This is a predicted structure of a 116-nucleotide RNA (SAM riboswitch aptamer (S box leader)) from a Woeseiaceae bacterium. It was read from a public genome assembly, where an Rfam model found it. Rfam family: SAM riboswitch aptamer (S box leader). Rfam describes the family as follows. The SAM riboswitch is found upstream of a number of genes which code for proteins involved in methionine or cysteine biosynthesis in Gram-positive bacteria. Of the family's consensus pairs, 97% are formed in the model. NCBI's taxonomy places the organism under Bacteria, Pseudomonadota, Gammaproteobacteria, Woeseiales, Woeseiaceae. Its mean pLDDT, the model's own confidence on a scale to 100, is 85.
Formats: sequence, structure tokens, C1' cells
RNA sequence: AACUCAUCGAGACCGGUCGAGGGAUAGGCCCGACGACGCCGGGGCAACCAUCAGGCUUAACCAACCUGAAAAGGUGCCAACUCCUGCGAUGUCCUUGUGACAUCGAGAGAUGAGCG
Repeated sequence: AACUCAUCGAGACCGGUCGAGGGAUAGGCCCGACGACGCCGGGGCAACCAUCAGGCUUAACCAACCUGAAAAGGUGCCAACUCCUGCGAUGUCCUUGUGACAUCGAGAGAUGAGCG
């Protein structure tokens, strides 16, 4: 790399530096010389893993699972729902169009944990 599982409508910004693109991809729509993106420093958010407590379970433990606490550890994150759509199904509407809107699912992506 690939694969498996979980989550993705919440939350969280300042300074320095650089100098033109950035938001994965295509379209849309945004952000950006009032300096974006990136990088560095500090700050913060959250609670996936790890930690702790209780429950469940057990003959008794352990593990798994559920609930909660904490935030000094390992990650992650700090414009816009993953910014929206892309494929399919269903429903509604009328202007009957490869139409608009809504909901659900899939796919893709991101993050964590595991496996490798």
C1' cells in the first nucleotide's frame, strides 16, 4: 500500500514567516495581496487509543460490551455538514424535462484503532 471496524450537521485562533494560489478529484460555490495555502511558535477544541471508576458477566477472575471521570501520555482537529453535488432507490411538485426539491442508501474521502 491493501484489508477490517468505528465515527464524520457539535466544538476550537493568535503571532511570526513566505508570497499565489487554496478548499482530495470533476463541476458548482467559496477562501485569498485587507496576504490565503504551507511552515514555525504559542493557545485552544475534542475524547479515537492508552489511563481510572462503576456496571454487566463469572464459582471466582480475565476479556468483550455498556456507562461515567480526567486530560500530565499517543494521535487528530481548530472557514463553510466531509462546503455542496457526482451513482442508485423512494416520495412530492409542474413547466413533463435525462427537470426541481426532500429523504434514504451506496461510492469516494478524512481521522482513529486493529491487522499487515